[in-house]
RNA sequence: GACAACGGCAAAACGCUUUCCGAAAGGGCGUGACGCAAAACCACCGGCCUACGUUUCUUCGACGAGAAAUAAGGUAGCGGGGUCACCGAA
Numbered sequence: 001g002a003c004a005a006c007g008g009c010a011a012a013a014c015g016c017u018u019u020c021c022g023a024a025a026g027g028g029c030g031u032g033a034c035g036c037a038a039a040a041c042c043a044c045c046g047g048c049c050u051a052c053g054u055u056u057c058u059u060c061g062a063c064g065a066g067a068a069a070u071a072a073g074g075u076a077g078c079g080g081g082g083u084c085a086c087c088g089a090a
Stems, first nucleotide, its partner, number of pairs: 001087001008036002013031004020027002034077001040083003044080003047075003053070007
């Protein structure tokens, strides 16, 4: 970073009734092609998502139910940062 070339990745949606893994967010595989010059890899920083569990509150005679907070869970296709990489016009 180009009306270039060789290629690469793969959003949403759908499927996985022996209900894939997970409490969820989300992830995996298949189909698919929104898009991406790092949409390759890495949770170090910020943001965002979820809340099994934990704490507090409310309710209940109790069991239970509800609400709020919280990451050691997640998001690299939110941004910053780190590492590796194809091509070579302006």